[in-house]
RNA sequence: GGGCCUUUGGUCUAGUUGGUUAUGACAUCGCCUUUACACGGCGGGGAUCCCCGGUUCGAAUCCGGGAAGGCCCA
Numbered sequence: 001g002g003g004c005c006u007u008u009g010g011u012c013u014a015g016u017u018g019g020u021u022a023u024g025a026c027a028u029c030g031c032c033u034u035u036a037c038a039c040g041g042c043g044g045g046g047a048u049c050c051c052c053g054g055u056u057c058g059a060a061u062c063c064g065g066g067a068a069g070g071c072c073c074a
Base pairs, nucleotide, nucleotide: 001073002072003071004070005069006068007067010026011025012024019057028044029043030042031041032040050066051065052064053063054062
């Protein structure tokens, strides 16, 4: 220098080539349970979907540019 892949709550992750309130687990918080802790049960909060722009009635999803990380080639 060239090609390819990844980026979604604190962490990991689903999202079937655009459609109503972005999924689940762990973690965290509250309540129940216990003498107490753990386990367990019920419930809550938490992500402008890496950034900027475009297309569209509508974008995590499509297009362009950029950032970070990884792999391969030279």